[in-house]
C1' cells in the first nucleotide's frame, strides 16, 4: 500500500518541552502566543483483539466451537474540542433555509494479499 469487515450521537487531561499552526482533502465554521502541531511524561476512557472467569453444545477427555451486549482484566492497538465539527454525490420531505434515509470518503480494530 491494497482486498474484505465490524464500528463511529457515548466516553475521557494534566505537565514539560517546542515554538504556529491545527481540526484527513475541498468549502464553510470553528481551535489557537491566556501558546498550534511534533515529541516526552504521568493520568484516564474504552471491551475491536487478547487473557480470565462462568454458561451451553460437540470430544479421540488434551481440549474444540459458541457465546456472555452491563461478566470481568488494561496484555495489544485505539482514543482523551466541537457527532467522524458541518456540507461535500443521490433520494425524499418542507420550501430558501432546514430536516431525514443511503451511498462516497475518512478513522480505528481484526482477517488476508
Nucleotide at each position: 500500500c491494497u482486498c474484505u469487515u465490524a464500528u463511529c450521537g457515548a466516553g475521557a487531561a494534566a505537565g514539560g518541552u517546542g515554538g504556529a499552526g491545527g481540526g484527513a482533502c475541498a468549502g464553510g465554521c470553528c481551535c489557537u502566543g491566556c501558546g498550534a502541531a511534533g515529541c516526552c511524561u504521568u493520568a484516564g476512557c474504552a471491551a475491536c483483539c487478547a487473557g480470565c472467569u462462568g454458561c451451553g453444545a460437540c470430544u479421540g477427555c488434551g481440549g474444540u466451537c459458541g457465546g456472555a451486549g452491563u461478566g470481568u482484566u488494561a496484555g495489544g492497538u485505539g482514543c482523551u474540542a466541537a457527532u467522524u465539527c458541518c456540507u461535500g454525490c443521490c433520494c425524499a420531505g418542507a420550501c430558501u433555509u432546514c430536516c431525514g434515509g443511503g451511498a462516497c470518503a475518512g478513522a480505528u480494530g481484526a482477517g488476508a494479499g

SAM riboswitch aptamer (S box leader) from an uncultured Balneolaceae bacterium, 113 nucleotides, folded computationally. It was read from a public genome assembly, where an Rfam model found it. The prediction has a mean pLDDT of 79.